[in-house]
Context: one part of a larger RNA
RNA sequence: UUGGGCGUAAAGGGUGCGCAGGCGGAUUUCCAAGUCUGAUGUAAAAGGUGUGAGCUUAACUUGCACAGGCGUUGGAAACUGGAAAUCUGGAAUGGUUGAGGGGUAGCUGGAAUUCCUAGUGUAGAGGUAAAAUUUGUAGAUAUUAGGAAGAACACCGGAGGCGAAGGCGAGCUACUGGCAACCAAUUGACGCUGAGGCACGAAAGCGUGGGGAGCGAACAGGAUUAGAUACCCUGGUAGUCCACGCCGUAAACGAUGUACACUGGAUGUCGGAUUUAUUUCGGUAUCGAAGCUAACGCGAUAAGUGUACCGCCUGGGGAGUAUGCCCGGCAACGGUGAAACUC
Numbered sequence: 001u002u003g004g005g006c007g008u009a010a011a012g013g014g015u016g017c018g019c020a021g022g023c024g025g026a027u028u029u030c031c032a033a034g035u036c037u038g039a040u041g042u043a044a045a046a047g048g049u050g051u052g053a054g055c056u057u058a059a060c061u062u063g064c065a066c067a068g069g070c071g072u073u074g075g076a077a078a079c080u081g082g083a084a085a086u087c088u089g090g091a092a093u094g095g096u097u098g099a100g101g102g103g104u105a106g107c108u109g110g111a112a113u114u115c116c117u118a119g120u121g122u123a124g125a126g127g128u129a130a131a132a133u134u135u136g137u138a139g140a141u142a143u144u145a146g147g148a149a150g151a152a153c154a155c156c157g158g159a160g161g162c163g164a165a166g167g168c169g170a171g172c173u174a175c176u177g178g179c180a181a182c183c184a185a186u187u188g189a190c191g192c193u194g195a196g197g198c199a200c201g202a203a204a205g206c207g208u209g210g211g212g213a214g215c216g217a218a219c220a221g222g223a224u225u226a227g228a229u230a231c232c233c234u235g236g237u238a239g240u241c242c243a244c245g246c247c248g249u250a251a252a253c254g255a256u257g258u259a260c261a262c263u264g265g266a267u268g269u270c271g272g273a274u275u276u277a278u279u280u281c282g283g284u285a286u287c288g289a290a291g292c293u294a295a296c297g298c299g300a301u302a303a304g305u306g307u308a309c310c311g312c313c314u315g316g317g318g319a320g321u322a323u324g325c326c327c328g329g330c331a332a333c334g335g336u337g338a339a340a341c342u343c
Base pairs, nucleotide, nucleotide: 004313005312006311007296008295012310014200015199016198017197021193022192023191025087026086027085028084029083030082031081033080034079035076036075037074038073039072040071041070042069048066049065050064051063052062053061054060090190091187092186093185094183095182096181097180098179102176103175104174105173106172107171108170109153113149114148115147116146117145118144119143120142124135125134161168162167205246206245207244208243209242210241214240215239219235220234221233222232257309258308259307260306261305262304265287266286267285268284269283270282271281272280273279274277291298292297315343316342317341324336325335326334328333
């Protein structure tokens, strides 16, 4: 609960697509459902509003009039709605260019790391605040040559780019999504939002099969310490990687839903156009007029001024718990989600 809100106080769904629903550009004509209006029927009484009357007044009681709902019938046509016709500004298509770590698959590359083999070489190496565990005369560390493996791509690199979000960074090739500017040829409102629904969705985790260099939960040992189930060190399994299938959550953040319109400027940067200008279109970032805000701050990328639609909030704790539910999930769990009690 006909109210006020959602950047930080409770509150924007993680993101998109989209059925229903809600809302919807300009002009003309018609209809008259909504809307407005006349007449009329009904609308018990009480009650309500106005105005009188009666108890000394009031409450109270009471007279009259009116209003409200529903129906019938006549009219109006601005707005909403319906029908018909037309339009180009919204939207889309087309044409010409352009930028990009957007996505998927395949192929390739160099640096580094570890391991293996061989050579040189000799007593240490490693590690720390200091040490020790560890490693080394069965020849390590160092260095040279060769080989193998896996993972990640230095510099470029940027407050830079792309993507709906999650996210995306070596090079090349193939396939493929979106975006921007310019032209204004085509369609002619084809649009916006979107409960359910569907799809995508970091990391960790799960299933099956591979892979395993480095790193590294768990675990073991060495230190530290009063203790040290830690921080530091030496090792090290799962995992991290690949394929396929699940999971569906994050401070999934701009803690700011989507779309459209309007409202002074300044500076940088990325992409485009042209008449090369103190130009213009699209993105991105900083500062700021008005305005907004509890303040911080926001400020044409709004948290300003408005419109449409969706989601959400309603004191703290109890608690994202219990319980039930879901043809949810293999499980871990996820979604929905109380109350007693207490302050």